TPP riboswitch aptamer (THI element) from a Deltaproteobacteria bacterium, 112 nucleotides, folded computationally. Model confidence (mean pLDDT): 76 of 100. Lineage of the source: Bacteria > Pseudomonadati > Myxococcota > Myxococcia.
[in-house]
RNA sequence: AUAGUUCGUUAGGGGAGCCUGGGUGAACUAGGCUGAGAGGUUGGCUAGUCUGCCAACGACCCUUAAACCUGACCUGGGUAAUGCCAGCGUAGGGAAACGACUUUUUAAAAUU
Numbered sequence: 001a002u003a004g005u006u007c008g009u010u011a012g013g014g015g016a017g018c019c020u021g022g023g024u025g026a027a028c029u030a031g032g033c034u035g036a037g038a039g040g041u042u043g044g045c046u047a048g049u050c051u052g053c054c055a056a057c058g059a060c061c062c063u064u065a066a067a068c069c070u071g072a073c074c075u076g077g078g079u080a081a082u083g084c085c086a087g088c089g090u091a092g093g094g095a096a097a098c099g100a101c102u103u104u105u106u107a108a109a110a111u112u
Stems, first nucleotide, its partner, number of pairs: 001104001003102002006100005011063004017033006025050001040057006068093003074087004
């Protein structure tokens, strides 16, 4: 100097879907599917054919790109159902610095 399915520090980015039962007038509860994670804790807001929304903290994932978002009420397959799987995708957007360790290469020195 190069590289890395590795680790750490600091900082930053991100998502929380689908289905079933019970219950309530309350934004409750039990379970099933995929997944790293399916809104865990606290607080707040709103709501009469509704079962929601927001904030902080926490867990998890990710940080130069396969976290995640867009295209997308997309295409194919499958499912009880779903952004479940695959395609799209060498697409567009998307948050980084430092240190450790290891690997490889180069140079210098010493020894034989």